[in-house]
């Protein structure tokens, strides 16, 4: 970095450090010196992988649940509109 699959109308912030941007792209629209990004500490959301425990089965999977581990995320529907594999994250593979 590319394939392949699944999800994307809930959900969930404070502090320090920093010192002007951010929301992916184009166009709006909104966030910000009452402090953008980063980074770092603690919290927490969820529940895609993993472990675990019920249940149902055609015995490889489905459902439910758990949340210690492994990612992920915590303005605003993926902020809206396109594009709809655009872009995210999860798993798998190369």
């Nucleotide at each position: 970095u590319u394939u392949u699959u699944a999800u994307a109308c809930a959900g969930a912030g404070g502090c320090g450090u920093g010192g002007a941007g951010a929301g992916a792209c184009a166009g709006g629209c909104u966030c910000g010196a009452c402090g953008a990004a980063a980074c770092g500490c603690c919290g927490g959301c969820a529940a895609c992988c993993a472990c675990c425990c019920a249940g149902c089965c055609c015995c490889g999977g489905c459902u439910g649940g758990c949340a210690c581990g492994g990612u992920g995320c915590c303005a605003a529907g993926u902020c809206c509109u396109g594009a709809c594999c655009a872009u995210a994250u999860a798993a798998a593979a190369a």
Model confidence (mean pLDDT): 84 of 100. The RNA shown here (SAM riboswitch aptamer (S box leader)) has 94 nucleotides and comes from Hymenobacter montanus. It was read from a public genome assembly, where an Rfam model found it. Of the family's consensus pairs, 90% are formed in the model. The source organism's lineage runs through Bacteria, Pseudomonadati, Bacteroidota, Cytophagia and Hymenobacter.